[in-house]
This is a predicted structure of an 84-nucleotide RNA (c-di-GMP-I riboswitch aptamer) from Halalkalibacter suaedae.
Rfam family: c-di-GMP-I riboswitch aptamer. From the family's description: GEMM was predicted in a large-scale screen for bacterial structured RNA regulatory elements.
The model forms 95% of the base pairs in the Rfam consensus.
The sequence is in RNAcentral, with records from Rfam.
RNA sequence: GAGUGACAAAGGCAAACUUACUUAAAGGUAAGGACGCAAAGCUAUAGGGGCUAACGAGUACAUCUAUGCCAGCCAGUUGCCUAC
Numbered sequence: 001g002a003g004u005g006a007c008a009a010a011g012g013c014a015a016a017c018u019u020a021c022u023u024a025a026a027g028g029u030a031a032g033g034a035c036g037c038a039a040a041g042c043u044a045u046a047g048g049g050g051c052u053a054a055c056g057a058g059u060a061c062a063u064c065u066a067u068g069c070c071a072g073c074c075a076g077u078u079g080c081c082u083a084c
Stems, first nucleotide, its partner, number of pairs: 003084001005081001012037002017032006035072001041077003047074002049070003056064002
């Protein structure tokens, strides 16, 4: 240096749920809390996929629609340590 991801070291993140705030909703933020994670870091008008449907469309119930979201679905990209 490359591979690999160890019952290693040092650190890191934090699902469900609860409370508060916020949003039309999905969702987000903060605190508590740990199911898990070697990228659970970052990236959403320019990859795929998913959620919501206010406005708009629709005679209208239905239904459709992203300009709103999800990176802890895959992906792209950067990166700590490292038994063997």